A computed fold for a 62-nucleotide RNA from a Methylobacteriaceae bacterium, annotated as Fluoride riboswitch aptamer (crcB RNA motif). The model forms 100% of the base pairs in the Rfam consensus. Rfam family: Fluoride riboswitch aptamer (crcB RNA motif). Its family is annotated with response to fluoride and positive regulation of gene expression in the Gene Ontology. Its mean pLDDT, the model's own confidence on a scale to 100, is 77.
[in-house]
Parts: sequence; structure tokens; C1' cells
RNA sequence: GAUAUACAAGGGGAUGGAGUCCCCCAAAACCGCCCGCAAGGGCUGAUGACUCCUGCCGCGUG
Repeated sequence: GAUAUACAAGGGGAUGGAGUCCCCCAAAACCGCCCGCAAGGGCUGAUGACUCCUGCCGCGUG
């Protein structure tokens, strides 16, 4: 230097993707809110936070 084999590359933060930062977890972290005994009914947001993209909603203009 080349080839072959084996192992490893963390996960999560209520709905998508990317970057940065923060926090949490090691079989856990995490799995929104309100009314209601339950059944059931109603409500907000694509972020943990910021920026961008996509999607959704409202208004205006062409």
C1' cells in the first nucleotide's frame, strides 16, 4: 500500500425535512390541552428554542 472478514456508527424532546444550540434517557427518555365517573365531546401548534424549506390556515393584490 492492497485485499478479505468481523464489529461499530446511540435514542428521545405531542404530526414532515435540514442546520445550530439546549435538555433528557440507557430499556429508559418520549407519547399536547380542556370538560366528563366513564363513554364521549371540544381546542392549539409542523420548533425543546432559533433560522430555512415543505404542508396546512387566514387576509390582500395581480